Predicted 3D model of a 73-nucleotide RNA (transfer RNA) from a Dehalococcoidia bacterium. It matches the Rfam family "tRNA". From the family's description: Transfer RNA (tRNA) molecules are approximately 80 nucleotides in length.

Formats: sequence, C1' cells, structure tokens
RNA sequence: CGGGGUGUAGCGCAGCUGGCAGCGCGCGGCGUUUGGGACGCUGAGGUCGGAGGUUCAAAUCCUCUCACCCCGA
Repeated sequence: CGGGGUGUAGCGCAGCUGGCAGCGCGCGGCGUUUGGGACGCUGAGGUCGGAGGUUCAAAUCCUCUCACCCCGA
C1' cells in the first nucleotide's frame, strides 16, 4: 500500500430479504429464607464505532472515515 472480516446495554452475542432495538450473564427492587445461595416476579441501562447520503421510514442499503483482527505485497 491492496483485499477481506469484526464493531449493537457493564460482559458475551442475536437482529443485517429496510418497519417497536432484543437474548443470556451481570446490576437494582420485591417475594421466598433465621440469613445467604438457588428460584420466581419486576425494573433500570443503548448517539447500533463516527460523519454524510438514499428513503415516508436505516442497526440493516450507498459513500467516506476510525479502531482491532486475518491474508497478500
């Protein structure tokens, strides 16, 4: 320098044939217990890496860009 992949909640990830942003773990509250754990109920937590474009509507499509990983030179 060229090509490809990944980036979504604190962590691990799904959603990517455009239409409410979700799952598990973790965290808060409540129940259960003498207490804890386990279990059950409930809740909080997101500029979907960043910017721009297309569209009635973008995590999803297009362009540029950043970080990390892989391959090639």
Its mean pLDDT, the model's own confidence on a scale to 100, is 82. The source organism's lineage runs through Bacteria, Bacillati, Chloroflexota and Dehalococcoidia.